[in-house]
RNA sequence: GCCGCCGUAGUUCAACGGAUAGAACAGUCCCGUCCUAAGGGGUAGAUGUAGGUUCAAUUCCUACCGGGGGCA
Numbered sequence: 001g002c003c004g005c006c007g008u009a010g011u012u013c014a015a016c017g018g019a020u021a022g023a024a025c026a027g028u029c030c031c032g033u034c035c036u037a038a039g040g041g042g043u044a045g046a047u048g049u050a051g052g053u054u055c056a057a058u059u060c061c062u063a064c065c066g067g068g069g070g071c072a
Base pairs, nucleotide, nucleotide: 001071002070003069005067006066007065010025011024012023013022018055027043028042029041030040031039048064049063050062051061052060
């Protein structure tokens, strides 16, 4: 330099172009216990940035940013 991949919650991952963006672990509150734990119930928390297409974008298109690959 060229090619293609990835970016969603603190972490690991989901989500036909249309539902309130969902789950596990972690956090937090409560129950539980003599105390702690196991277990149970509630709760807060996220779409890399800027444009475009569309009635509607996490999803499609473009540029940029970041990460890790392949080729040279």
Molecule: transfer RNA
Organism: Parcubacteria group bacterium